The RNA shown here (TPP riboswitch aptamer (THI element)) has 96 nucleotides and comes from a Pseudomonadota bacterium. Taxonomically the source falls in Pseudomonadota (Bacteria, Pseudomonadati). The model forms 95% of the base pairs in the Rfam consensus.
[in-house]
């Protein structure tokens, strides 16, 4: 010193769908299916960005049913700063 990696800390970003029943306008209750998360205080992502948004009332297969798989997707947007151990590098000095 640090462009690779670890951990923190502070901001910040972002989603809540489908079936069923019951209720009847209430981000409501129960129960169920994916999920990290399907309103917790919880999860997830922060540019080395697929977190999550457009396209998308899209295609294709599943399925009781949904972005539930998978393809769009090397698209097009999309929130960052400080500090921290570590290995690399550079440099000093000791010993051999």
């Nucleotide at each position: 010193u640090g462009a690779g990696u670890u951990u923190g800390c502070u901001g910040g970003g972002g989603g809540u769908g489908c079936c069923c029943g019951c209720a009847u306008a209430c981000g409501g209750c129960g129960g169920g299916c994916u999920g990290a998360g399907a309103a917790a205080u919880a999860c997830c992502c922060u540019u080395c960005g697929a977190a999550c948004c457009u396209g998308a009332c899209c295609c294709g297969g599943a399925u009781c049913g949904u972005g539930c798989c998978g393809g769009c997707g090397u698209a097009g947007g999309g929130a960052a700063g400080c500090a921290u151990g570590c290995a690399g590098c550079c440099c000093a000095c000791g010993c051999c």